[in-house]
Description
This is a predicted structure of a 529-nucleotide part of an RNA (large-subunit ribosomal RNA, domain I) from Oscillatoriales cyanobacterium SM2_3_0. It matches the Rfam family "Bacterial large subunit ribosomal RNA". Rfam links the family to the GO terms ribosome and structural constituent of ribosome.

Context: one part of a larger RNA
RNA sequence: GGCUGACGGUGGAUUCCUAGGCACACAGAGGCGAAGAAGGACGUGGCGACCGACGAAAUGUCCCGGGGAGCUGGAAGCGAGCAUUGAUCCGGGGGUAUCCGAAUGGGGCAACCCAGAGACUCCUGACUGAAUAAAUAGGUAAAGGAGAGCGAACCCAGCGAAUUGAAACAUCUUAGUAGCUGGAGGAAGAGAAAGCAAAAGCGAUUUUCUAAGUAGCGGUGAGCGAAAGGGAAGAAGCCUAAACCGGGUGUUUUUACACGCGGGGUAGUGGGACAGCAAGAAAGGACUGUAAAGGUUAGACGAAGCAGUUGAAAGCUGCACCAGAGGGGGUGAAAGUCCUGUAGUCUAAAGCCAGAGCAGCCGAGCUGAAUCCCGAGUAGCACGGAGCCCGUGGAAUUCCGUGUGAAUCAGCGAGGACCACCUCGUAAGGCUAAAUACUCCUGUGUGACCGAUAGAGGAAAAGUACCGUGAGGGAAAGGUGAAAAGAACCCCGGAAGGGGAGUGAAAUAGAACGUGAAACCGUCAGCCU
Numbered sequence: 001g002g003c004u005g006a007c008g009g010u011g012g013a014u015u016c017c018u019a020g021g022c023a024c025a026c027a028g029a030g031g032c033g034a035a036g037a038a039g040g041a042c043g044u045g046g047c048g049a050c051c052g053a054c055g056a057a058a059u060g061u062c063c064c065g066g067g068g069a070g071c072u073g074g075a076a077g078c079g080a081g082c083a084u085u086g087a088u089c090c091g092g093g094g095g096u097a098u099c100c101g102a103a104u105g106g107g108g109c110a111a112c113c114c115a116g117a118g119a120c121u122c123c124u125g126a127c128u129g130a131a132u133a134a135a136u137a138g139g140u141a142a143a144g145g146a147g148a149g150c151g152a153a154c155c156c157a158g159c160g161a162a163u164u165g166a167a168a169c170a171u172c173u174u175a176g177u178a179g180c181u182g183g184a185g186g187a188a189g190a191g192a193a194a195g196c197a198a199a200a201g202c203g204a205u206u207u208u209c210u211a212a213g214u215a216g217c218g219g220u221g222a223g224c225g226a227a228a229g230g231g232a233a234g235a236a237g238c239c240u241a242a243a244c245c246g247g248g249u250g251u252u253u254u255u256a257c258a259c260g261c262g263g264g265g266u267a268g269u270g271g272g273a274c275a276g277c278a279a280g281a282a283a284g285g286a287c288u289g290u291a292a293a294g295g296u297u298a299g300a301c302g303a304a305g306c307a308g309u310u311g312a313a314a315g316c317u318g319c320a321c322c323a324g325a326g327g328g329g330g331u332g333a334a335a336g337u338c339c340u341g342u343a344g345u346c347u348a349a350a351g352c353c354a355g356a357g358c359a360g361c362c363g364a365g366c367u368g369a370a371u372c373c374c375g376a377g378u379a380g381c382a383c384g385g386a387g388c389c390c391g392u393g394g395a396a397u398u399c400c401g402u403g404u405g406a407a408u409c410a411g412c413g414a415g416g417a418c419c420a421c422c423u424c425g426u427a428a429g430g431c432u433a434a435a436u437a438c439u440c441c442u443g444u445g446u447g448a449c450c451g452a453u454a455g456a457g458g459a460a461a462a463g464u465a466c467c468g469u470g471a472g473g474g475a476a477a478g479g480u481g482a483a484a485a486g487a488a489c490c491c492c493g494g495a496a497g498g499g500g501a502g503u504g505a506a507a508u509a510g511a512a513c514g515u516g517a518a519a520c521c522g523u524c525a526g527c528c529u
Base pairs, nucleotide, nucleotide: 001528002527003526004525005524006523007522008521009520015514016479017478020450021449022447023446024445025444026443027442028441029439030438031150032149039100040099041098042055043054044053046078047077050074051073052059061094062093063092064091065090066089070082071081072080105114106113107112120147121146122145123144124143126140127139128138154185155183156182157181158180159179165172169219195202196201206233207232208231209230210229216224217223237431238430239429240375244263245262246261248259249258250257251256268409270374271373272372273371274368275367276366277365284362285361287360288359289358290357294353295352296351297350299346300345301344305319306318307317308316309315320337321336322326328340329339330338380404381403382402383401384400385399386398390416411426412425413424414423415422466473467472486513489500490499491498492497
C1' cells in the first nucleotide's frame, strides 16, 4: 500500500410524516374609489428588532348579540394587571383612521416643503353681461351633481406585427393571433326578419351536438373552411318617428313656418291616421312602493365502556353498551361509546340577500274604403378598399371612403352576376331576461394529485437574501421527545468539545437532535506485497 471483515466518522439518499401546495365540483360574490381606493411610508406595546393587528381615540374605543373561565397576538421570560358586576374570544353596527398615493391649494427627488381653505373637466341651475334696443356671445362664484385612479380572467371596439409553414420565397400562412389603446358589465355582445327556404314550410337572439373536414376557397400549393336543415339548452317580447288632434314659445304682413309638450300610433294574411260602432276589459308586465316565507353573517343541544397488559392502550384478552350518530380530526401505539365532533333538532338584538302577496302605474276590439302617413343625402349605382368559406372571380349579401343619387304600398328589398315569373320580407330609430364565457376573491367538499431536488418561485422573517444603474432576475432552507422532563451537580479544557451524574420507554432521541444508504476518511484484526 492493497483486499476482506468488524466498529466508527462524515454525508444526507431512502423510508415514514405534513404544517404547504395542485386540480376540480357545487354554492356565493363579481367590484373598490374624492365619504380619498388599491398599494405603501411612519408610528402605536412597561421591557418590542421582525411578522401580524391597529392609527395621535393607535397591540386598540363604543353599542347590540353570542359565549362562559380564563386572559394581556406569533412568543418564551421579567414586571404589572384584567376577569362570574361576565373579561379574553366570535358575529353585526358605529367612532377614530397620521403622511404619501387618482392625490385634487402651490411645489416636489412619494411619504417632504411652502402656503392658508382650495385642482381640472363636464352637466344643471343662479348672478351678470358687449358690438346692439330687446337679446345673444362672453364672464363670475364658497350653488347642486358627475367624472378621474385601481383590479385576475372573461366581453366589445380601434390600431395591429414577426418568428413560423409553404421543406427557398413574394400572393398565401402564422393571424386579425401576440402586443398597444379605448369602453363596459356581472356577464358582455347579439336579438324580435327589408330573415331562411323552395312549390313544402319555418318563425327574434345565444350556446351546444350534428350536418362536416362536407359545400366551397386556395401560387387549386401549404393550407383555410361555412350555412341551411335536424337533435338539445333556454325561451319574451316591446318602445318610438310619421300621418291626425290639442295646448305652449318664437318668427311673422293675416296666411303660415320653426321648436318643444301632451294625446294618437307601430304593421306585412300590410298597418295606422281618418269615418262609424263598441269599451269599468282581460291575459300579462322586464316599472314604482311596501313586504311575508326562506337564506346568510356568531352559535346551541346532541347517545353509548370498564378492567387487565404497557412508559403510555385506542392494539390484545375478558365482560358490556349506543347507533337517524361506525364521516373526519385529536388524545403517550390502531378509539362508534375519552375530547372535538358526526346524524338529527333548534337559533339572531343588528346588517345583508331575496322577493310570495298587496297597492299603484302600464297594458284592448270590429267595419269601411276616397284621401294622408309609413324613418333621405338614405337605398341604389360608379370607383377605391375591407369583411364574409369566397385570394376579383360570373361575386350576390354586409361594412367603410369619394362621387352621384331614387321610390312611399299600383311602393321597396331579397331569393349568389343579370332579366322574367313566382315566393319571402318590410331597410335607412331604439330597448330587451334566460340558456353562454371567466374566477383576483369567500365557503363547503372531493382527488387511481404532490409529499420537501416533489407540490406554488415561496410548507420557513419569500418575491425575502442576493444579483442588476434599470427594466428585471431570483434562491437555499421542514422533522428531539408523548411531555422540555432541553441535562442540576462533579471532572478535563482558555474555549469548543467531551467524561460522569441525572431525565426519559429510548440520549447511537442531546438540540449539528426520526430513520440514517453510497461516495469519502479512519481504528482494529486477518491475509498478500
Its mean pLDDT, the model's own confidence on a scale to 100, is 85.